[in-house]
Context: one part of a larger RNA
RNA sequence: UGACGGGGGCCCGCACAAGCAGUGGAUUAUGUGGUUUAAUUCGACGCAACGCGAAGAACCUUACCAGGACUUGACAUCCAACUAACGAAGCAGAGAUGCAUUAGGUGCCCUUCGGGGAAAGUUGAGACAGGUGGUGCAUGGUUGUCGUCAGCUCGUGUCGUGAGAUGUUGGGUUAAGUCCCGCAACGAGCGCAACCCCUAUUGUUAGUUGCUACGAAAGAGCACUCUAGCGAGACUGCCGUUGACAAAACGGAGGAAGGCGGGGACGACGUCAAAUCAUCAUGCCCCUUAUGUCCUGGGCUACACACGUAAUACAAUGGCGAUCAACAGAGGGAGGCAAAGCCGCGAGGUGGAGCAAAUCCCUAAAAGUCGUCUCAGUUCGGAUUGCAGGCUGCAACUCGCCUGCAUGAAGCUGGAAUUGCUAGUAAUCGCGGAUCAGCAUGCCGCGGUGAAUACGUUCCCGGGCCUUGUACA
Numbered sequence: 001u002g003a004c005g006g007g008g009g010c011c012c013g014c015a016c017a018a019g020c021a022g023u024g025g026a027u028u029a030u031g032u033g034g035u036u037u038a039a040u041u042c043g044a045c046g047c048a049a050c051g052c053g054a055a056g057a058a059c060c061u062u063a064c065c066a067g068g069a070c071u072u073g074a075c076a077u078c079c080a081a082c083u084a085a086c087g088a089a090g091c092a093g094a095g096a097u098g099c100a101u102u103a104g105g106u107g108c109c110c111u112u113c114g115g116g117g118a119a120a121g122u123u124g125a126g127a128c129a130g131g132u133g134g135u136g137c138a139u140g141g142u143u144g145u146c147g148u149c150a151g152c153u154c155g156u157g158u159c160g161u162g163a164g165a166u167g168u169u170g171g172g173u174u175a176a177g178u179c180c181c182g183c184a185a186c187g188a189g190c191g192c193a194a195c196c197c198c199u200a201u202u203g204u205u206a207g208u209u210g211c212u213a214c215g216a217a218a219g220a221g222c223a224c225u226c227u228a229g230c231g232a233g234a235c236u237g238c239c240g241u242u243g244a245c246a247a248a249a250c251g252g253a254g255g256a257a258g259g260c261g262g263g264g265a266c267g268a269c270g271u272c273a274a275a276u277c278a279u280c281a282u283g284c285c286c287c288u289u290a291u292g293u294c295c296u297g298g299g300c301u302a303c304a305c306a307c308g309u310a311a312u313a314c315a316a317u318g319g320c321g322a323u324c325a326a327c328a329g330a331g332g333g334a335g336g337c338a339a340a341g342c343c344g345c346g347a348g349g350u351g352g353a354g355c356a357a358a359u360c361c362c363u364a365a366a367a368g369u370c371g372u373c374u375c376a377g378u379u380c381g382g383a384u385u386g387c388a389g390g391c392u393g394c395a396a397c398u399c400g401c402c403u404g405c406a407u408g409a410a411g412c413u414g415g416a417a418u419u420g421c422u423a424g425u426a427a428u429c430g431c432g433g434a435u436c437a438g439c440a441u442g443c444c445g446c447g448g449u450g451a452a453u454a455c456g457u458u459c460c461c462g463g464g465c466c467u468u469g470u471a472c473a
Stems, first nucleotide, its partner, number of pairs: 001473002003470003007467007015457002019421005026312008034303002042053002064298007073128001077127002079124005086104001090099003108117003130287002133285003139281002141276003144272001146270001151190006157166003170181003196264004201232007210222003214219001235258001238252005314414001318373006331362003336355002341350003380411001385406007427449007
């Protein structure tokens, strides 16, 4: 000087407390461990691994296993020879591939018209290719975390033999090393804040595909809704009180908004030899008729069990039926979204209007309202199983999703323990998107309805500043 302390002081945070809803019990989904397996590919492991990489494993993906094949190779450059490229059909085989056969087809640039060249293909030889093989403790890059915590440093000066100190400590204040005052310090940098985006109010400009004070419509208009550009607006600016005549705090006015208005992006010096050689790049090591490459089938989906994360419930603030009545936002659409109509109980089929979309479509919002059930393992709950179908796709056996009928399990609010959340939040309700042929209880977004509680900082956890002790560095 740090680090540490079941030392002290001050302060903060959904850290506790006060509340609300959960998890831990049930079933299912999903990830992980373990076990099993020919293989169950690999990575991630306290917080900060475990619905994580994976925004989607039937084949492919795929890296794993079994079997069948190839060896200059599936891919790249170089050399030589030949052939335009391309392309249809047969046999064997699980296919990769092998055999046989060629119907068509003669392009581009230069040309002395002989040919040469570019591109592509076949054959041959070797230089080489190739490796999701190892090492994240050789690395780059990227990322997590402490933590959006308020800190981390430097120049000059001063003090100290020196390591170092000072500044950065102190008195106040702040979300903040934020600001003020003081001070052997004076300044400065990286952080904080602001500048950026969305949102809340308004002015103005512009009105089509949007809107309607007119109209049956056509049309007309741009007031309103809205769209999207440019402005205004909030700064403790004003008033009062407190304060040290400061910074600031508290109350008030005006205002759509008030003291950081709400949300996002943004992550200092560094810590964890943190994660990643399987995104990519890369040193070294290793394989080179195999640790490379192709194919078929299987596996990644196994199942005495254990854990994490979710979904659905256990019901009356509910289930079912009716009303098929009302009200969103944000997205997506051409190998696409697909309307009306018709068929089907339904999944769906048919159909094909319209739309590269403020125009058309997905699109129906759901919680809501009315009736019934009357506390039951039930008209709760829906697992499981049987049968019959639909869709995607070469192909749903291993191993997809959906529909109808039947079946109707556990479950009556969950031990110790433990999680999230302070407001348009929690809870609850539906809608969309990426991935994607198909497959969502996951993820990322969107809006609708819409609470309770916070006395307070003694305690638990984490963090910041000062100080003290130390057999630690």
The part of an RNA shown here (small-subunit ribosomal RNA, 3' major domain) has 473 nucleotides and comes from an uncultured bacterium. The full RNA is in RNAcentral, with records from Greengenes. Its Rfam family is "Bacterial small subunit ribosomal RNA". Rfam links the family to the GO terms structural constituent of ribosome and ribosome. Its mean pLDDT, the model's own confidence on a scale to 100, is 80.